[in-house]
RNA sequence: GCGGGUGUAGCUCAAUGGCUAGAGUUCGUGCCUUCCAAGCAUGUGAUGCGGGUUCGAUUCCCGUCACCCGCUCCA
Numbered sequence: 001g002c003g004g005g006u007g008u009a010g011c012u013c014a015a016u017g018g019c020u021a022g023a024g025u026u027c028g029u030g031c032c033u034u035c036c037a038a039g040c041a042u043g044u045g046a047u048g049c050g051g052g053u054u055c056g057a058u059u060c061c062c063g064u065c066a067c068c069c070g071c072u073c074c075a
Base pairs, nucleotide, nucleotide: 001071002070003069004068005067006066007065010025011024012023013022018055027043028042029041030040031039048064049063050062051061052060
């Protein structure tokens, strides 16, 4: 330099045009317990960034950023 893949709650993952973005775990609060742990209830919190298409974009298109994989060249 070329090609491909990934990017969504603190973390691990869903959702492939209809969003009011969901689950597990973490965290906060409460219940329970002499206390802690476990358990139960409840709450907080996210689509890498910019633009385009569309009535509507996490999803499709373009650019860009970060990470991963492969290939080529030079040393």
Record summary: Model confidence (mean pLDDT): 81 of 100. The RNA shown here (transfer RNA) has 75 nucleotides and comes from an uncultured Acidimicrobiales bacterium. Its Rfam family is "tRNA". Rfam's curators write: Transfer RNA (tRNA) molecules are approximately 80 nucleotides in length. The sequence is in RNAcentral, with records from ENA and MGnify.